[in-house]
Context: one part of a larger RNA
RNA sequence: GAUUGAACGCUGGCGGCACGCCUAACACAUGCAAGUCGAGCGGCAGCGAGAGUAGUAGCAAUACUACUUGUCGGCGAGCGGCGGACGGGUGAGGAACACGUAGGAAUCUGCCCAGAAGAGGGGGAUAACCAAGGGAAACUUUGGCUAAUACCGCAUAAUCUCGAGAGAGAAAAGCUGCCCGUAAGGGUGGCGCUUUUGGAGGAGCCUGCGUCCGAUUAGCUAGUUGGUAGGGUAAAAGCCUACCAAGGCGAUGAUCGGUAACUGGUCUGAGAGGACGACCAGUCACACUGGGACUGAGACACGGCCCAGACUCCUACGGGAGGCAGCAGUGGGGAAUAUUGGACAAUGGGGGCAACCCUGACCCAGCGAUGCCGCGUGAGUGAAGAAGGCCUUCGGGUCGUAAAGCUCUUUAGGUUGGGAAGAAGGGUGCGAGGGUAAUAUCCUUGUACUUUGACGGUACCGACAGAAUAAGCACCGGCAAACUCUGUGCCAGCAGCCGCGGUAAUACAGAGGGUGCGAGCGUUAAUC
Numbered sequence: 001g002a003u004u005g006a007a008c009g010c011u012g013g014c015g016g017c018a019c020g021c022c023u024a025a026c027a028c029a030u031g032c033a034a035g036u037c038g039a040g041c042g043g044c045a046g047c048g049a050g051a052g053u054a055g056u057a058g059c060a061a062u063a064c065u066a067c068u069u070g071u072c073g074g075c076g077a078g079c080g081g082c083g084g085a086c087g088g089g090u091g092a093g094g095a096a097c098a099c100g101u102a103g104g105a106a107u108c109u110g111c112c113c114a115g116a117a118g119a120g121g122g123g124g125a126u127a128a129c130c131a132a133g134g135g136a137a138a139c140u141u142u143g144g145c146u147a148a149u150a151c152c153g154c155a156u157a158a159u160c161u162c163g164a165g166a167g168a169g170a171a172a173a174g175c176u177g178c179c180c181g182u183a184a185g186g187g188u189g190g191c192g193c194u195u196u197u198g199g200a201g202g203a204g205c206c207u208g209c210g211u212c213c214g215a216u217u218a219g220c221u222a223g224u225u226g227g228u229a230g231g232g233u234a235a236a237a238g239c240c241u242a243c244c245a246a247g248g249c250g251a252u253g254a255u256c257g258g259u260a261a262c263u264g265g266u267c268u269g270a271g272a273g274g275a276c277g278a279c280c281a282g283u284c285a286c287a288c289u290g291g292g293a294c295u296g297a298g299a300c301a302c303g304g305c306c307c308a309g310a311c312u313c314c315u316a317c318g319g320g321a322g323g324c325a326g327c328a329g330u331g332g333g334g335a336a337u338a339u340u341g342g343a344c345a346a347u348g349g350g351g352g353c354a355a356c357c358c359u360g361a362c363c364c365a366g367c368g369a370u371g372c373c374g375c376g377u378g379a380g381u382g383a384a385g386a387a388g389g390c391c392u393u394c395g396g397g398u399c400g401u402a403a404a405g406c407u408c409u410u411u412a413g414g415u416u417g418g419g420a421a422g423a424a425g426g427g428u429g430c431g432a433g434g435g436u437a438a439u440a441u442c443c444u445u446g447u448a449c450u451u452u453g454a455c456g457g458u459a460c461c462g463a464c465a466g467a468a469u470a471a472g473c474a475c476c477g478g479c480a481a482a483c484u485c486u487g488u489g490c491c492a493g494c495a496g497c498c499g500c501g502g503u504a505a506u507a508c509a510g511a512g513g514g515u516g517c518g519a520g521c522g523u524u525a526a527u528c
Base pairs, nucleotide, nucleotide: 001528002527003526004525006524007523008522009521010520013375014374015373016372017371018370019368020367021333026331027330028329030328031327032326035082036081037080040079041078043075044074047073048072049071050069051068052067053066054065055064056063057062089286090285091284099210100209101208102207103206104205107203108202109201112199113198114197115196116195117194118193120154122152123151129144130143131142132141133140134139159170160169161168162167174191175190176189177188178187179186180185212258213257214256219249220248221247224246225245226244227243228242229241230240231239261283262282263281264280265276266275267274268273288309289308290307291306292305311322312321313320314319339365341364342363347361348359349358350357351356378408379407380406381405388399389398390397391396412469414464415463416462417461418460422455425451426450427449428448429447430446431445432444433443434442472517473516474515475514476513477498478497479496483512484511485510486509487508493500494499
C1' cells in the first nucleotide's frame, strides 16, 4: 500500500447492489418448514344442494320447521398410489479413492423418451364401520361385516431368466370422457398396467497421478498378503467363511501423533509465489450421542422405525412423549452477526387428466454505514477586507469572499397528482389442424372476451414551497503533508520506531491556525 463475513471509539443525509453467529455440532418455549390424488376403493363424521314423509300458514302456487335418504357437489378419518432419498441446514468427523483430474469394467436405475409384445379367466382376505372390553394417557385387545389400481393362484410368453442342449421357470388393473343402443352390448379418445429392447439423466464400484505439519513417531501388519472352494452383492474384490502358502508395507517416510471438509475459486503480488476456502457453484460427511436394520427404483433415511445412553417434559407411578446443524425466535457463550414479517404474483419442486392444493425452496419486505458504487449537504456575486476570535515588533497580520447583504437554483428530503414492466398462463365462446366411423369427448393451435401482482400506489414522470432538513473524523517533532500562543514543569501525560516532559515544550493539555480523508474517519485484529 492492498484486502476483510470484521469488532471497537467518535460521527452519521439519501439511494442502488451485495453481505450479515467466524464463538457453544451448547440447550431449546411457540408457530410454520411435505404433501397430494374422490378420474384407484369402501364409505359419509361435518358443510351445501336435491328428493321423500310429516306438521304449521295459506283456496292454491309456495314458504317455514322436523325427520329420513350418499341421489348430487364435495369430503374428516380409513384402505390404496406417488412423493416424504429432492429441495433446505451445518462442517462435528474424516489425511481417505473424501476431493481434484484422467481413465476403466464386473453393475443397477422410479418418473421421462423411442421401439416390440400383451392386458384372458378366477380366488381368499383386511382396515374403515359395528359390538364387547383394557388403559390416567400414549394407545390397544377380541369378535363380526365389506371394497379396490391392495393381495394370491391359474392361463398365455414376442421377449427375458437358468441351462452346453433338451428343456424348465416367470406377467398384468383398471379408471375416465364422448357416440350408438330401452337394456345387454358395441365403437372410439385420454390416463394408467405387465414383459422386454435401446436411450437420456442419475447412482454404485475399481485404478494412475495430485492433496498440511511432526523422525523429540522407525519399524508396521494375522483377514494381515496371495491362492483354492463356498457364501454374499445390482456388481469386481478377504467383502465374508473354511483350508493352504508366508507373504504385504516402509527413509521416494510405513506406522503413530497433531491439524483440517475438498474443489471451482478468493485476497495479495510485476510475476514466481504466499495466505485463505465467508457469500455463489460442484462433491463429500453429518442430523441429540452410539448401534441396527425395515420399506423402497433409490436410505441404512434431518422434520421414518427399533435398541441402548445422556438430557428435558407428562403421569393416576403402572407407563408414556421429545430431538431447530429447516425459517423466524429464546436462553447461553462471545469483541461480534438481523424479523417469532408478506406472498405463492414470478422461477423451480411434489401430487393431480385438469381445475387446483402444498412449498420458511424461492421471490419480496424489515433491521445493520458491514462492504462496494452513486448522489447531496447549495450556486453566483459580494472589501467597509464588518463584528468577533487568535497572533502581534502595536504599524498590523490572519480566519477571509469566509460571513452578512443582493441575485438565483431545487437534486435528495417534504406535500400533492399521474403511474409501469415483471403476466407466461387459466377460464369461456368461435374457427383451423390432428385423432376418430363421427360434425362427440380429447390433443395442438389461432382469435375474441374475461381473469391472475406479495413487492406496492413501488420504480418512473409531473406540480408546489423553500437554502430551506443534512459534516465529521484523524493528524500537524522526524519518518510524513501540516505552527503559533497559553497552561503544565521528569508532574500530569504522549508514544508505531527514534523518542518528548526537570519554567519560554511546533512532541503533554487547551485554543487559534493548518494538513489529509470525507458519510465517514481513526484504532485494534488478521493476510499478502
Molecule: small-subunit ribosomal RNA, 5' domain
Organism: metagenome